Small-subunit ribosomal RNA, 3' major domain from an uncultured bacterium, 476 nucleotides, folded computationally. RNAcentral holds the full RNA, with entries from ENA and SILVA. Its mean pLDDT, the model's own confidence on a scale to 100, is 82. Rfam family: Bacterial small subunit ribosomal RNA.
[in-house]
Context: one part of a larger RNA
């Protein structure tokens, strides 16, 4: 100076408390530990590991394993020497890589050569093999917490202090006052982005208030730039006006005015630094090992195993509901090997056949909801694991190991112990759509998008974690 204190004082956070949903009992999915195994590939492990690197494991990926293969090698560059092939058909062996046999078979150049391929020597190669505690680089946390420093001068042998303390504000080391400090940085806030409100411009695929025309209906047609919308460009909010308190920043008002009020709401933005944190398996990379194998190709199989234990979620125990019928209303987005209207077939997944669209133009396309029947409190018209059998699609191929649909089957499960977690408003919660990865999927996961829309907050003693000041210390 700093850490730390079951010292203190002051303040902050969904920190507690008030309240809403949840977790922890079940059933299934998923990630971990364990045990299994020939392999169950390998990092991640308090909070910051556990739906995590993986935003697509049947093969492939793929790094385990087991079998067959190869050694200049699956790619690539330089050299020296031989050589024409390389593919392309078919045929034979294999489990395939490949190996072999038949047919046709190099270009440019008179030509030396030179190209491109093969084969041979050689020099580099190859390595998801080891160290994250040698590193770059990227991340995660404390934290969007208010902090963390410098110069000059001033104190002080000196490490250091001062400024950065005090008093009052603040979301804020945010201001204002006071002061041996005066001023600066990096942080804070503001610029950025989008959302809400209005004016101007511009109208086609998007709109339709007049005007005419048509239709069963319809912006369908001529048209119209009005209003939605779209997207270029300003505008508006600053405690600017009032009142009341304060010396001042400023703070209080169901005030005024406004589409919005006091940082309007949301996002990007992460200061000095902590954890030898995390990653040599995204990549680079020192330094160590392997070189007929720890390089590599290939078929199988594992990575999906199952007494059992956790962490994340999904369905659910039903009446605020199930199932049936009818009806309605969305944003954001995706589409050419592709979305896919409309029509037939099928009980359906889903076929055939067809049309439009590289798309504000065609297309994927809502459920909660409303209106009506039924069930009538049961393990049930709740719940849907499991398991039988029939099939629909992607693929070369669904045994190990897909994902859908029908028909049967119809299990635990009647609200969950100590305990713990989210959430302050268009949030909780509740419906459902969409995209990435993707042949197809094991997604109930991640990311986003709208529809419905709540309650509660006395208050800061407590528990957590923070940020100033002070005080003790046997700690650095």
């Nucleotide at each position: 100076u700093g850490a730390c204190g079951g010292g203190g004082g002051c303040c902050c956070g969904c920190a507690c408390a008030a309240g809403c949903g949840g977790a922890g009992g079940a059933a299934c999915a998923u990630g971990u530990g364990g045990u299994u195994u020939a392999a169950u590939u390998c990092g991640a492990u308090g909070a910051u590991a556990c739906g995590c690197g993986a935003g697509g494991a049947a093969c492939c990926u793929u790094a385990c394993c087991c079998g067959g293969g190869c050694u200049c090698g699956a790619a690539c560059g330089g050299u020296g020497c031989c050589u024409g092939c390389a593919u392309a058909u078919g045929g034979a062996a294999g489990a395939g890589a490949u190996u072999u046999c038949a047919u046709a078979g190099c270009u440019a150049g008179c030509a030396a050569u030179a190209g491109c391929g093969g084969g041979u020597a050689u020099c580099g190669a190859g390595g998801u093999g080891c160290u994250g505690c040698a590193u770059g680089g990227u991340u995660g946390u404390c934290g969007u917490c208010a902090g963390c420093u410098c110069g000059u001068g001033c104190c002080g042998u000196g490490a250091g202090g001062u400024g950065u303390c005090g008093g009052c504000u603040u979301a804020a080391g945010u201001g204002c006052c006071a002061u041996a400090a005066c001023g600066a940085g990096c942080g804070c806030a503001a610029c950025c982005c989008u959302u809400a409100u209005c004016u101007u411009c511009a109208g086609u695929u998007a709109c339709c208030a007049u005007c005419a025309g048509g239709u069963g209906a319809g912006g369908c047609u001529g048209g119209g730039g009005a209003c939605u919308c779209u997207g270029g460009a300003g505008a508006u909010a600053c405690u600017g006006c009032c009142a009341c308190c304060g010396u001042a920043a400023g703070g209080u008002g169901a005030g005024a005015g406004g589409a919005a009020g006091g940082u309007g709401g949301g996002g990007a933005u992460g200061a000095c630094g902590u954890c030898a944190a995390a990653u040599c398996a995204g990549c680079a990379c020192g330094g160590c090992c392997c070189u007929u194998a720890c390089g590599u190709c290939c078929g199988g199989g594992g990575c999906g195993a199952c007494a059992c234990a956790c962490g994340u979620g999904u369905u659910a125990c039903a009446a605020u509901g199930g199932u049936c019928g009818g009806u309605a209303c969305a944003g954001a987005g995706g589409g050419g090997a592709g979305c896919u209207a409309c029509a037939c077939u099928g009980u359906g997944a889903a076929g055939u056949g067809a049309u439009g669209c590289g798309a504000a133009u065609c297309u994927c396309g809502a459920a909660a909801g409303c209106c009506g029947a039924u069930c009538u409190c049961a393990g049930u018209u709740c719940g849907g694991a499991u398991u039988g059998g029939a099939g629909u699609c992607u693929g070369c191929a669904a045994c190990u190991c897909g994902a859908c649909u029908c028909c049967a089957u119809g299990a635990a499960g009647u609200u969950g112990g100590a305990u713990u977690c989210g959430c302050u408003a268009g949030u909780a919660a509740u419906c459902g759509c969409g995209c990435a990865u993707c042949a197809g999927c094991c997604a109930u996961g991640g990311c986003g998008c709208g529809g419905u829309g709540a309650a509660u907050a006395c208050g800061u003693u407590c528990c957590c974690g923070g940020g100033c000041c002070u005080u003790g210390c046997a700690c650095a």